[in-house]
RNA sequence: CGAGCCGGCCGGGCGGCCGCGGUGUCGGACUUCAUGUCUGGCGCUGAGGAAAGUCCGGGCUCCACAGGGCGCGGUGGUGGCUAACAGCCACCCGGGGUGACCCGCGGGACAGUGCCACAGAAAAUAAACCGCCGGCAGUAAUGCCGGUAAGGGUGAAACGGUGGUGUAAGAGACCACCAGCGCAUCGGGUGACCGAUACGGCUCGGUAAACCCCACUGGGAGCAAGGCCAAAAGGGGGCUUCGGCCCCUGCGCGAGCACUUGAGAACGGCCCGUUCGAGCUCGCGGGUAGGCCGCAUCAGGCCAUCGGCAACGGUGGUCGCAGAGAGAUGGUCGCCCCCUCCGGCCUCGGCCGGAGGGACAGAACCCGGCUUAUAGGCCGACUCGCCCG
Numbered sequence: 001c002g003a004g005c006c007g008g009c010c011g012g013g014c015g016g017c018c019g020c021g022g023u024g025u026c027g028g029a030c031u032u033c034a035u036g037u038c039u040g041g042c043g044c045u046g047a048g049g050a051a052a053g054u055c056c057g058g059g060c061u062c063c064a065c066a067g068g069g070c071g072c073g074g075u076g077g078u079g080g081c082u083a084a085c086a087g088c089c090a091c092c093c094g095g096g097g098u099g100a101c102c103c104g105c106g107g108g109a110c111a112g113u114g115c116c117a118c119a120g121a122a123a124a125u126a127a128a129c130c131g132c133c134g135g136c137a138g139u140a141a142u143g144c145c146g147g148u149a150a151g152g153g154u155g156a157a158a159c160g161g162u163g164g165u166g167u168a169a170g171a172g173a174c175c176a177c178c179a180g181c182g183c184a185u186c187g188g189g190u191g192a193c194c195g196a197u198a199c200g201g202c203u204c205g206g207u208a209a210a211c212c213c214c215a216c217u218g219g220g221a222g223c224a225a226g227g228c229c230a231a232a233a234g235g236g237g238g239c240u241u242c243g244g245c246c247c248c249u250g251c252g253c254g255a256g257c258a259c260u261u262g263a264g265a266a267c268g269g270c271c272c273g274u275u276c277g278a279g280c281u282c283g284c285g286g287g288u289a290g291g292c293c294g295c296a297u298c299a300g301g302c303c304a305u306c307g308g309c310a311a312c313g314g315u316g317g318u319c320g321c322a323g324a325g326a327g328a329u330g331g332u333c334g335c336c337c338c339c340u341c342c343g344g345c346c347u348c349g350g351c352c353g354g355a356g357g358g359a360c361a362g363a364a365c366c367c368g369g370c371u372u373a374u375a376g377g378c379c380g381a382c383u384c385g386c387c388c389g
Stems, first nucleotide, its partner, number of pairs: 001385004006380005012336007020046011048360001052371002055369005060222004067272004072218005077091005092106001093104004107213002112211002114207003129152002131148007160178006179203001181200002184197005226293004234249006251285007264276003298320001300319008337358009
């Protein structure tokens, strides 16, 4: 200098004018006197790294306490982090790459079932097409019988590899070395695993991202969760100046079942257990669809320090950084910034002028992840190649 690989950050800035939401404070007006409605000044504050997809996991709320079993799901090397997870970190094994690094539906094929097309003789206790050897017949071509799986062919894959002994020809039939597998012992490691030694028979495929088995794990529904007020014909009680006011309860009618020997209820399905239980189911008609809460201070951010390879955790300090409700954070002007192209200058660092462009994209209960989209810019670590010293 070039190429590669991994990680992180920003993603427009400043100012003026006008306009929005929340909150605090200081007022003003109205009024049903409840602190309700409207309004002005000042201070503070107001979309994201993905707010998106709704793919995981939770917090929270309700169903009763969330029990047991089956079934149905989810995950799948080991260890750790975390509230939890299919996430993250580290490591192991396998594969790819010169390498930095990247990838993995990573337990089990001797529990069972299934599949391996076509080709090929034969695709799992699966075999003899060509070939080699021996015998018989024959003038010969060739035919028949027996042995063989070393050589050749087919295929993604064909009963380990190389060399030798041996044989009629061969073959782990036997031998040496090696690979794999099994048992044992030793060493390292928390572990998955790694290494070594010795012995052994001779090596009976692959596929579970096929069904399945094994291990761990899962109650359901979801902020449109859920709660409060108001409203509703009626009923009950209290007060009363007899106009009315306040409090409690609470839809009305009909049919069926049931009333503790117990109907029914307990939110994906079934069974058991347990709990609640005097009401439940169906049909017709009435009121309400309004307001408030939930709604943002929490597994919170930042800084320092300690522990840890790391993810992350402890301790101390500091900050408060949206809460809308048909849904706020905008409009406009000017300057600056970044990028591309063109022209010119240049001390080769760069400068001036013009034109164009500035991405993906808007919170809606909240959080931890994953996935997807993204104009452009910056920073850091490492690997390889070339050159110079």